The prediction has a mean pLDDT of 75. Glycine riboswitch aptamer from Thiobaca trueperi, 92 nucleotides, folded computationally. It was read from a public genome assembly, where an Rfam model found it.
RNA sequence: UCAUGUCCCGUGGGAGAGACCGGCUGCACCAGCCGGCGCCGAAGGCGCAACACCGCCCGGAAUCGCUCAGGCAAACGGACCGCGGGGAUAAC
Repeated sequence: UCAUGUCCCGUGGGAGAGACCGGCUGCACCAGCCGGCGCCGAAGGCGCAACACCGCCCGGAAUCGCUCAGGCAAACGGACCGCGGGGAUAAC
């Protein structure tokens, strides 16, 4: 000096699956809590072969698998992607 990697902020996009049943709080809707059955995977969490390394770990490895957590109208959230701004750092 400075990212095509990485972190932060703003912004646009962003899927799936019961506005399920019973009880309680509540005037009622929404919502919350408890119980029951069904379902979803894209916060988070956990797991994984060949192969490679071989002393192991690590890598492979996540948009895969599990469904602990979370979710199943809208809103919120949302992996991930685009754009704008900023910081640290590697290389040089």